This is a predicted structure of a 75-nucleotide RNA (transfer RNA) from an Actinomycetota bacterium. The coordinates come from a structure-prediction model, not an experiment, and the mean pLDDT is 81. It matches the Rfam family "tRNA". Rfam describes the family as follows. Transfer RNA (tRNA) molecules are approximately 80 nucleotides in length. By type it is a transfer RNA. NCBI's taxonomy places the organism under Bacteria, Bacillati, Actinomycetota. The RNAcentral record of the sequence draws on ENA.
RNA sequence: GGUGGGCGUAGCUCAGUUGGUAGAGCUCCUGGUUGUGGUCCAGGCGGUCGCGGGUUCAAGUCCCGUCGCUAACCC
Repeated sequence: GGUGGGCGUAGCUCAGUUGGUAGAGCUCCUGGUUGUGGUCCAGGCGGUCGCGGGUUCAAGUCCCGUCGCUAACCC
C1' cells in the first nucleotide's frame, strides 16, 4: 500500500431488539444529613448518535461516500 471485517452514542464506561423520535451507571452541580469531609437521600445540568449525503411520514438503526481506532489476511 491492498482486501474483506469489528468499533465510533453525555466528561468517562456502555445500553439502545422489528426504523417510531435517545437512556443507565459513574463523574459534575444544587439541596438535605454531618462539627468538616466522606457515605447516604432528593433533585438537576449535560447529545448535530465521528463527518457528509440518500431512502422514508419518521433514521442511532437501512443505503452510499468519507475520517479515525482496532484485530486478521495479502503484497